A computed fold for a 73-nucleotide RNA from Syntrophomonas zehnderi OL-4, annotated as transfer RNA. Rfam family: tRNA. Rfam's curators write: Transfer RNA (tRNA) molecules are approximately 80 nucleotides in length. It is annotated as a transfer RNA. Rfam links the family to the GO term triplet codon-amino acid adaptor activity. Its mean pLDDT, the model's own confidence on a scale to 100, is 83.
RNA sequence: GGGGGUGUAGCUCAGUUGGGAGAGCACCUGCCUUGCAAGCAGGGGGUCAGGAGUUCGAGUCUCCUCAUCUCCA
Numbered sequence: 001g002g003g004g005g006u007g008u009a010g011c012u013c014a015g016u017u018g019g020g021a022g023a024g025c026a027c028c029u030g031c032c033u034u035g036c037a038a039g040c041a042g043g044g045g046g047u048c049a050g051g052a053g054u055u056c057g058a059g060u061c062u063c064c065u066c067a068u069c070u071c072c073a
Stems, first nucleotide, its partner, number of pairs: 001072007010025004019056001027043005049065005
């Protein structure tokens, strides 16, 4: 330098007709316990990597850029 993959909550990841942004763990509060853990109930937390385009409507389609992994040279 060229090809391919990945980027969504603090972490690991779902998200297929393009229309509701989610799960587990973690965190906070309460219950339970002599206490801790576990369990139960409730709650907070998002620039869907950034920008532009298409569309009535984009996490999802197109283009550019950035980061990272990998292959080729």
Lineage of the source: Bacteria > Bacillati > Clostridia > Syntrophomonadaceae > Syntrophomonas zehnderi.